Small-subunit ribosomal RNA, 3' major domain from a Candidatus Cloacimonadota bacterium, 482 nucleotides, folded computationally.
The source organism's lineage runs through Bacteria, Pseudomonadati and Candidatus Cloacimonadota.
The RNAcentral record of the full RNA draws on ENA.
Its mean pLDDT, the model's own confidence on a scale to 100, is 85.
[in-house]
Context: one part of a larger RNA
RNA sequence: UGACGGGGACCCGCACAAGCGGUGGAGCAUGUUGUUCAAUUCAAUGCAACGUGAAGAACCUUACCUGGAUUUGACAUCCCAAGAAAUCUCGAGAGACCGAGAUGUGCCCCUUUGGGGAACUUGGUGACAGGUGCUGCAUGGCUGUCGUCAGCUCGUGUCGUGAGAUGUUGGGUUAAGUCCCGCAACGAGCGCAACCCUCGCCCUUAGUUGCCAAUAUUAAGUUAGGAACUCUAAGGGGACUGCCAAGGUGACAACUUGGAGGAAGGUGGGGAUGAUGUCAAGUCAUCAUGGCCCUUGACGUCCAGGGCUACAAACGUGCUACAAUGACCGGUACAAAGAGCAGCAAUACAGCGAUGUGGAGCAAAUCUCAAAAAACCGGCCUCAGUUCGGAUUGGAGUCUGCAACUCGACUCCAUGAAGCUGGAAUCGCUAGUAAUCGCGAAUCAGCAAUGUCGCGGUGAAUACGUUCCCGGGUCUUGUACA
Numbered sequence: 001u002g003a004c005g006g007g008g009a010c011c012c013g014c015a016c017a018a019g020c021g022g023u024g025g026a027g028c029a030u031g032u033u034g035u036u037c038a039a040u041u042c043a044a045u046g047c048a049a050c051g052u053g054a055a056g057a058a059c060c061u062u063a064c065c066u067g068g069a070u071u072u073g074a075c076a077u078c079c080c081a082a083g084a085a086a087u088c089u090c091g092a093g094a095g096a097c098c099g100a101g102a103u104g105u106g107c108c109c110c111u112u113u114g115g116g117g118a119a120c121u122u123g124g125u126g127a128c129a130g131g132u133g134c135u136g137c138a139u140g141g142c143u144g145u146c147g148u149c150a151g152c153u154c155g156u157g158u159c160g161u162g163a164g165a166u167g168u169u170g171g172g173u174u175a176a177g178u179c180c181c182g183c184a185a186c187g188a189g190c191g192c193a194a195c196c197c198u199c200g201c202c203c204u205u206a207g208u209u210g211c212c213a214a215u216a217u218u219a220a221g222u223u224a225g226g227a228a229c230u231c232u233a234a235g236g237g238g239a240c241u242g243c244c245a246a247g248g249u250g251a252c253a254a255c256u257u258g259g260a261g262g263a264a265g266g267u268g269g270g271g272a273u274g275a276u277g278u279c280a281a282g283u284c285a286u287c288a289u290g291g292c293c294c295u296u297g298a299c300g301u302c303c304a305g306g307g308c309u310a311c312a313a314a315c316g317u318g319c320u321a322c323a324a325u326g327a328c329c330g331g332u333a334c335a336a337a338g339a340g341c342a343g344c345a346a347u348a349c350a351g352c353g354a355u356g357u358g359g360a361g362c363a364a365a366u367c368u369c370a371a372a373a374a375a376c377c378g379g380c381c382u383c384a385g386u387u388c389g390g391a392u393u394g395g396a397g398u399c400u401g402c403a404a405c406u407c408g409a410c411u412c413c414a415u416g417a418a419g420c421u422g423g424a425a426u427c428g429c430u431a432g433u434a435a436u437c438g439c440g441a442a443u444c445a446g447c448a449a450u451g452u453c454g455c456g457g458u459g460a461a462u463a464c465g466u467u468c469c470c471g472g473g474u475c476u477u478g479u480a481c482a
Base pairs, nucleotide, nucleotide: 001482002481003479004478005477007476008475009474010473011472012471013470015466016465019429020428021427022426023425026320027319028318029317030316031315032314033313034311035310042053043052064306065305066304067303068302069301070300073128077127078126079124080123081122082121083120086103087102088101089100090099091098107117108116109115110114130294131293133292134291135290139288140287141283142282143281144279146277151190152189153188154187155186156185157166158165159164170181171180172179196271197270198269199268201237202236203235204234205233206232207231211226212225215224216223240265243259244258245257246256247255322422326381328379329378330377331376338369339368340367343362344361348357349356350355388419393414394413395412396411397410398409399408435458436457437456438455439454440453441452
């Protein structure tokens, strides 16, 4: 100087407390362990692995296994020889591919029975290619984490023999090393804050595809018309403790509390933004890369089938429930944000339905996906393992796709399991939040999505407080630690 302490003081955080809803019990989905297997590819493992890499495992993907092939190779450059490229047919085969045959003669240059070149194909030869093989404890890059915590440092000066100290400590204050005051320090840098995006108010400009106050009109903003309103999207304004009062201080302050005005008040809400460093944290399987290893019965490459989907069990994360604040049936209303041409698809018709036929319109403020759902109104059920719950299983189908057996989603009929609110324990959340309700998108032929990322609708309870648990910050103290 650090680190540590079941030492001390102060402070903060959904850390506790106060509340609301969960998980832990059930069924299923999904990930992991374990076990099994020819293979169940690999990685991630306290917080910070476990709906993670994977924003899509039927084939492909695919890295694994079995079997069949191949060796200058699926891919790159160079050399030689032949041939344009390419297309088609037949035979064997699970296919990769093997064997045989036919068609075809292009482009550029020199020149014309010909020669050379570019691109591509086949054969040969090695130099080489190739490796999702090993090492994340050789690395780059990227990332997690403490933590959006308020810290981490430097120059000069001063003090100390020196390691170092000071500044950065102290008194206040703040979300903040934020600011003020004091001070052998004076300044500065990386962080904090601000600058950026978005939401909330107003103005200006603009008025179609959006809007409709007034006039006419219609089944309908439908049409004529209008430029007010909404909205859209470009530019501005607006908030700064600016104003008032009280407190604060030796004094001036920083600042705190309350008030006015205001759409908004003390960082206005949300996002992006992550200092020095820590964990030899994670990743050699995104990529790149040193070294090592394999390279003709390969650890390379191609193909078919299988596997990654197994299943006594255990754990994590979720979905659906156990019902009456409800289930079912009928009626009726109100969003936002997205996506769309190998696409979204209306009206119509067929089907109980998944869907099919067909195709108006739309590269979209125009058309479509599209029905928002909870809510509200009416009816019915009357506390039951039920008109709750929907697992499982049988049958019949639809769709995607060469192909749904292993192993897809969806529909209809039948079947109707566990489950009557969950032990110890444990998680999230402080406001348009929790809870609850639906909608969309990426990936994607299809889909195992109940996941993820967004969008809006309805919309709470509680916080006395900091004794305690956990994590963190500052100062101080002890130390057989470095």